Predicted 3D model of a 79-nucleotide RNA (c-di-GMP-I riboswitch aptamer) from a Deltaproteobacteria bacterium. The sequence was found by an Rfam model in a public genome assembly. Model confidence (mean pLDDT): 84 of 100. Taxonomically the source falls in Myxococcia (Bacteria, Pseudomonadati, Myxococcota).
């Protein structure tokens, strides 16, 4: 480099829930919260799921992604 990810070590992120604010909603900003995570960083390419509108099977405009796989990156140790 390449696997791995059981121990340590320094960190790192925040599930529900609650509070203010935006939003037609799904959902998202901010603080508390801490279920959890070895990529719960990144993207959003498949494939799932969520909103709204409809002619509700086909279709459009959106949302998250901590639901599977897949890119691209990265800390620390090594049988």
């Nucleotide at each position: 480099g390449c696997c791995a990810g059981u121990a340590a070590a320094a960190g790192c992120c925040a599930c529900a829930c609650c509070c203010c604010g935006g939003g037609a909603g799904a959902c998202c900003g901010g603080g508390g919260g801490c279920c959890g995570g070895a990529a719960a960083g990144u993207c959003a390419c498949g494939g799932g799921u969520c909103u709204c509108a409809g002619a509700a099977u086909u279709u459009g405009a959106g949302a998250a992604a901590g639901c599977c796989g897949a890119a691209c990156u990265g800390c620390c140790u090594g049988a």